[in-house]
Predicted 3D model of a 336-nucleotide part of an RNA (large-subunit ribosomal RNA, domain IV) from a metagenome. The prediction has a mean pLDDT of 87.

Context: one part of a larger RNA
This record gives sequence, structure tokens and C1' cells, in this order.
RNA sequence: CCCUCGUUAAGGAACUCGGCAAAUUGGCCCCGUAACUUCGGGAGAAGGGGCGCCUCGCAACUCGUGCUUGCAUGGGUUGAUCGAGGCCGCAGUGAAGAGGCCCAGGCGACUGUUUAGCAAAAACACAGGUCCGUGCUAAAGCGAAAGCUGACAUAUACGGGCUGACGCCUGCCCAGUGCCGGAAGGUUAAGAGGAGGGGUGCAAGCUCUGAAUCGAAGCCCCGGUAAACGGCGGCAGUAACUAUAACUGUCCUAAGGUAGCGAAAUUCCUUGUCGGGUAAGUUCCGACCCGCACGAAUGGCGUAACGAUCUGGGCGCUGUCUCAACGAGGGAUCCG
Repeated sequence: CCCUCGUUAAGGAACUCGGCAAAUUGGCCCCGUAACUUCGGGAGAAGGGGCGCCUCGCAACUCGUGCUUGCAUGGGUUGAUCGAGGCCGCAGUGAAGAGGCCCAGGCGACUGUUUAGCAAAAACACAGGUCCGUGCUAAAGCGAAAGCUGACAUAUACGGGCUGACGCCUGCCCAGUGCCGGAAGGUUAAGAGGAGGGGUGCAAGCUCUGAAUCGAAGCCCCGGUAAACGGCGGCAGUAACUAUAACUGUCCUAAGGUAGCGAAAUUCCUUGUCGGGUAAGUUCCGACCCGCACGAAUGGCGUAACGAUCUGGGCGCUGUCUCAACGAGGGAUCCG
């Protein structure tokens, strides 16, 4: 010096990206417990008090005595608990083992699952919602096939996609792409067809080519469909202070973003501005809205409970620190 422990004056997070680590708390009994809430919860909320030993009381059972048979009285045993008095120590769950707590916010409803060996999460799953397919030799899947799964099931079933408890909701666009429907029409292959033409031959013929016309699905075309893939404008002017623009004009579009939310896990400018918290706050909370570039099942906004989640604050507590010291065990090194 390193590792693993123990203790520490005064202070108590000043440490640090961050209370990381450590410390605090800890059991049982009693009292007492807020907002909020899906009335279950939140709750062990929080916050307090008690706890050892001895004696007595008290109670139950039992044995005996007395009798007016259910009372009186005496003894014994037991007693988790209860009451009173007393005793000792610094200390009584006397050792060990045994929640720190609160407030606010983000995300995900929840219990679960995951990167075997750097990630446990706001990722996956999930009940619930919705859409699509499927009528049974089902759809779908595995397999050259036989066959099997689905299922010894049958639409309250099975498969697939998206969303993800619950509450309130889920706006507009079908022009593009996709899907679905459409007995017409256009286009369209093989095939059918064979006008006509070529080669050859004296010819019959053989052979090559071949126009109309008839020919599917597909595409075109006509519709539907967004909890299908997706998309959801620009410029200019205008009110009797100013500012702003309910209003107007104009261009474009398939339609121009509704509700709700908003400097947000999204905000570049930005440490936006105002308020709160601090002596001081790029973080945090509440607002504002100028949303570079939120927005409604690639769901929107809320939400009790839950979380080894993430963020901010507070109380308690501490060697994290001011600032280090001492002790124990084990190493490293040096000397013998």
C1' cells in the first nucleotide's frame, strides 16, 4: 500500500453524475393513522407507548371440611392473557436473525417474461378492445407424398393482424397503395379458326406462313373500404391607443389536425417566459402556447393499486464528505 471487517470528537450529504456505499429502521402487543380510491385498498401509512425478574391479586380445574346442595372456607395444580406492588442493570424482542419513512412527477394498469455469460426495463406477455379469414376434407401450418397438427374441436369455435386493465373517447381524407365487390366494355396467352400468301411438284399432294373471328385470370374501367398501408396546407389584409385578429380575400388539396394534451421519454432556437421550491436550481413541479417536428387502437387524455423502474424534493441516519485516525484478520512488499 491492497482486500474484508470494527469503532470514532464536532459537523451531518458540505461527497458525488447520483446518498453509490454505509448507517438508520427492524420482532410481538397496544394506541393511532391523511390525501386519494376502481370502496378492495392506500395500511405495517405516518406517529407514539409497552416488553426482564419476584410477589400478590384474579380466573379455571381439582381435592377436603361445613351444611339451609350451591354457597362458605382451606389446600393443590395450571394460567396465553389481565391488574397491583416490588427488585436489578448503562441497557429487559439484554446475544443472533427481523421494514428507514414521507411528498411530487414520467412510463408501464396489475402478477408475470427477457438479452444462459456487460442491459430486468418505459422492452415482451397479459386479461380486455377491434379488424380480417374460416361452414368443416374449415381456414391456417408441416410434408415431393402418404399423412399429420388444427380437433376426436365446429363461428360463444379455430387461425391471423393491430391495440393493450379500467374511465372518458377515438374527428376529417378512399386521390395514391392494398384489399373486397362488379354476368357490361377495353386490352390480353395457349388453343380454336382459317380468308389469303410462299416453297415444291405435270398433277394429286406435301410443306411453310397466316388476316378476320371465338378464347381465361390479370390489367384498364366502375364502386366500396382507414381499429387497411397511410395522409391530415400556403399567402395577404382587417377592430376607434397599441397589440392581436372572431372576420375577409386568394391559391392549392383526396382532405387540410376535431377532442384532448403540449418546451413533453417529443421544443432546434432554449438555461423560452412567469410562478413554486433553494441563500443560490441547464434538473424538478405548476402554468403559458410561438407544437423547428403532439394528437386520437404505429391509439389520445386521465387513472386507485402495483414497480430491485426513471426523475425532483424532504425527514431520519450516517466516515459519502470536512479529514482523517485507531483497531482486527488476510495479502503484497521489504528484512532475517